RNA sequence: GGUUUAUAAAGAAGUGGCGAGAGACUGGCUCAGUGACCCACUGGCAACCAUUCGCAAACGGUGGAAAAGGUGCCAAUUCCUGUCCCAAACGAUAUCGAUUGGGAGCAUAUAAAUA
Numbered sequence: 001g002g003u004u005u006a007u008a009a010a011g012a013a014g015u016g017g018c019g020a021g022a023g024a025c026u027g028g029c030u031c032a033g034u035g036a037c038c039c040a041c042u043g044g045c046a047a048c049c050a051u052u053c054g055c056a057a058a059c060g061g062u063g064g065a066a067a068a069g070g071u072g073c074c075a076a077u078u079c080c081u082g083u084c085c086c087a088a089a090c091g092a093u094a095u096c097g098a099u100u101g102g103g104a105g106c107a108u109a110u111a112a113a114u115a
Base pairs, nucleotide, nucleotide: 002114003113004112005111006110007109008108013042014041015040016039017038021031022030023029025082027080028079043074044073045072048070049069051065052064053063054062055061078107083104084103085102086101087100088099090097091096092095
């Protein structure tokens, strides 16, 4: 890297180093020499695994606790968006266009499992 399941509207920053792009990709929009991104240290958030107390007993079940262990995370909803469906009002017109809202999906990220 592949596959499966779950989650993604909440939450949590300081110091030092480096020095130019960064936010996965598209189009936007934003962050960035008042030093971003990244790296190190310290601190913190959360509770996926593991731990623990119940309920359940077909289930990868379900409700709490704790935060010492394995991960993760600490700008913006996964920053918005992309494909499809629905609704509203608008403009042309019998189907389309751009806008707004909602739903599903794709993609991505993370965890756990797996050949």
Source information: The prediction has a mean pLDDT of 83. This is a predicted structure of a 115-nucleotide RNA (SAM riboswitch aptamer (S box leader)) from Parapedobacter indicus.